[in-house]
Molecule: Bacterial large signal recognition particle RNA
Organism: Candidatus Aenigmatarchaeota archaeon
RNA sequence: CAGGGCUAGGUCGGGUGGCUAGGGGUCAUCUGUAGUCCAAAUCCUCUACAGGACGACCGAAAAACCGGCCAGGUAGUCCGGCUGGAGGAGCCCUGUCCACCAACGUCGACGCCCUGUCCUCCGGGAUCCGCGGUGCAGUGAACCGGGCCAGGCCCUGGCGGGAGCAGCCCUAAGCUGUAGCACGGAUGCUCGGGGGGUCGCAGAGCUGAGAAGGUGGACAGGCAAACUUCUCCAGUCAGGGCUAUCGAACCGGCGAAGUCCUG
Numbered sequence: 001c002a003g004g005g006c007u008a009g010g011u012c013g014g015g016u017g018g019c020u021a022g023g024g025g026u027c028a029u030c031u032g033u034a035g036u037c038c039a040a041a042u043c044c045u046c047u048a049c050a051g052g053a054c055g056a057c058c059g060a061a062a063a064a065c066c067g068g069c070c071a072g073g074u075a076g077u078c079c080g081g082c083u084g085g086a087g088g089a090g091c092c093c094u095g096u097c098c099a100c101c102a103a104c105g106u107c108g109a110c111g112c113c114c115u116g117u118c119c120u121c122c123g124g125g126a127u128c129c130g131c132g133g134u135g136c137a138g139u140g141a142a143c144c145g146g147g148c149c150a151g152g153c154c155c156u157g158g159c160g161g162g163a164g165c166a167g168c169c170c171u172a173a174g175c176u177g178u179a180g181c182a183c184g185g186a187u188g189c190u191c192g193g194g195g196g197g198u199c200g201c202a203g204a205g206c207u208g209a210g211a212a213g214g215u216g217g218a219c220a221g222g223c224a225a226a227c228u229u230c231u232c233c234a235g236u237c238a239g240g241g242c243u244a245u246c247g248a249a250c251c252g253g254c255g256a257a258g259u260c261c262u263g
Stems, first nucleotide, its partner, number of pairs: 001263007009058004013031005021047005035054004065253004072246008080237011092222010104210001111206002114203004118196008126187005132181001134179006145170004153162003
């Protein structure tokens, strides 16, 4: 120097977040393909050589280190949206006064009072429904209800007599209809009474000249509700910008343990 073997050396994914005193993992996410199995969230397993078992590979790079680019994460800050809270202001609200406007008002304004309209309770009526009983009408019995009973049957010497089907008539229970009555129930109905309510509207009465609306202005008060706007605070957002930091994949560079055998 070349070839071959071995393991006590190394590899068999990585980043971020979260968790942890810390490492690895389960978990979320990015990257994208890269041994298997076991444990795991009020968690599992270890202790800087940072879980266990098995398997494959390595003298080389897919380890380690440096740089570039960049998916993505985290933190801070600014902006924006939304939600909540606090405070201020406003012709936002309330009151007073003034001016103007067009309607209303002695054919009665404002006001006062009563009643109704509304709610509730009680009683009566009306209507309807159910049920019970009564009256009336109709219907209603093959035979076992009634009357009249053709024919036929029975009795008789005869006159005549008897039972009696069909038919007709009537009726019982029952059924149907109808009219009162009793009871029960219901109501967009009605009458009377009691209680409550009364913004508005309507009517009667009293009084007798104003009252209501719109626009603008001045003053005072209030943020109690709603609206607009400003300031501050908190939370939130697959939101946007900037800064810091970590950074997968990819690209480039550098770089690499020991030992045995043979030539």